Context: one part of a larger RNA
RNA sequence: CUGGGCGUAAAGGGUGCGUAGGUGGCGAGGUAAGUCGGAUGUGAAAGCUCGGAGCUCAACUCCGAAAUGGCAUUGGAAACUGCCUUGCUCGAGGGUUGGAAGGGGGACUGGAAUACUUGGUGUAGCAGUGAAAUGCGUAGAUAUCAAGUGGAACACCAGUGGCGAAGGCGAGUCCCUGGACAACUCCUGACACUGAGGCACGAAAGCUAGGGGAGCAAACAGGAUUAGAUACCCUGGUAGUCCUAGCCGUAAACGGUGCACGUUUGCUGUAAAAGGAAUCGACCCCUUUUGUGGCGUAGCCAACGCGUUAAACGUGCCGCCUGGGAAGUACGGUCGCAAGAUUAAAACUC
Numbered sequence: 001c002u003g004g005g006c007g008u009a010a011a012g013g014g015u016g017c018g019u020a021g022g023u024g025g026c027g028a029g030g031u032a033a034g035u036c037g038g039a040u041g042u043g044a045a046a047g048c049u050c051g052g053a054g055c056u057c058a059a060c061u062c063c064g065a066a067a068u069g070g071c072a073u074u075g076g077a078a079a080c081u082g083c084c085u086u087g088c089u090c091g092a093g094g095g096u097u098g099g100a101a102g103g104g105g106g107a108c109u110g111g112a113a114u115a116c117u118u119g120g121u122g123u124a125g126c127a128g129u130g131a132a133a134u135g136c137g138u139a140g141a142u143a144u145c146a147a148g149u150g151g152a153a154c155a156c157c158a159g160u161g162g163c164g165a166a167g168g169c170g171a172g173u174c175c176c177u178g179g180a181c182a183a184c185u186c187c188u189g190a191c192a193c194u195g196a197g198g199c200a201c202g203a204a205a206g207c208u209a210g211g212g213g214a215g216c217a218a219a220c221a222g223g224a225u226u227a228g229a230u231a232c233c234c235u236g237g238u239a240g241u242c243c244u245a246g247c248c249g250u251a252a253a254c255g256g257u258g259c260a261c262g263u264u265u266g267c268u269g270u271a272a273a274a275g276g277a278a279u280c281g282a283c284c285c286c287u288u289u290u291g292u293g294g295c296g297u298a299g300c301c302a303a304c305g306c307g308u309u310a311a312a313c314g315u316g317c318c319g320c321c322u323g324g325g326a327a328g329u330a331c332g333g334u335c336g337c338a339a340g341a342u343u344a345a346a347a348c349u350c
Stems, first nucleotide, its partner, number of pairs: 003322004007304002012318001014201004021194003025088007033081002035077002038074005049065006091191001092188003095184004103177007110154001115149007125136002162169002206247006215241002220236004258317006266295011299306002323350003332343004
């Protein structure tokens, strides 16, 4: 390179936006770059192949033919691709109306609980464990009542329920703001899909500066357990966890399944919306759509299983894989305050 692949065997980028590039709906007219076929020229000789001939044969040599991916010029064809002009509405986008939601950001507020402080009552224990001990307590603890301070998290509702591109999002109210969906079919008229680089976002931990610090809790200290116990259990406890500003850029970042579009029997649950039937009005019921689950037909799969939310049947584009180890390491580059991240081998070995 040609292939074959990527749920679990090696392999889907953590996620989005988007540049170049690649690909691209339905008509009409033109053009002739790609495309198709014709002619001419060229494609040296030798060699290869085929048919002959000459050395006694062969190797070898000679003659002829064929072959030569192609390239150039010229005059044609116009289906497809491209390009130019013009049109269409199904793709895409916009508009109007509408309901749903822990989508994001900011401000304010709330109750329960833990802890602490002050005061009252009250007296000898409390706490903890398999059992204990360290620990707390006559300087009055635990318990209980009242008041206060402060930080963090929001029980029930809560649901293979909702929202978000992913990470993720759960007390309440208000303000700002993003997306999806449905109905109408009013507007634009291919404006689309994907996306190397790039940019942005990105759990937890970690880092820098300044705050904050109730609970929890790496490290650390003590008590136990044990042969030992740098652990599991217990008593404490600092970073951290929280906020603001900045960095880091990784995860079993998982559906271990890239994105978009089209096609292909079904049954059943659930969330939301629209329409219908019925009703005084609703609920229930029926239909459709979008999402989210379960089971399964064909088909697929090595099997497990997947199965209109495909791992089925197709198309477009991107990423990635190519025996195990060495190794996601070394060196070099880039990024970072650092920790490190990213890109990424080889010798050797089986």

A computed fold for a 350-nucleotide part of an RNA from a metagenome, annotated as small-subunit ribosomal RNA, central domain. The coordinates come from a structure-prediction model, not an experiment, and the mean pLDDT is 89.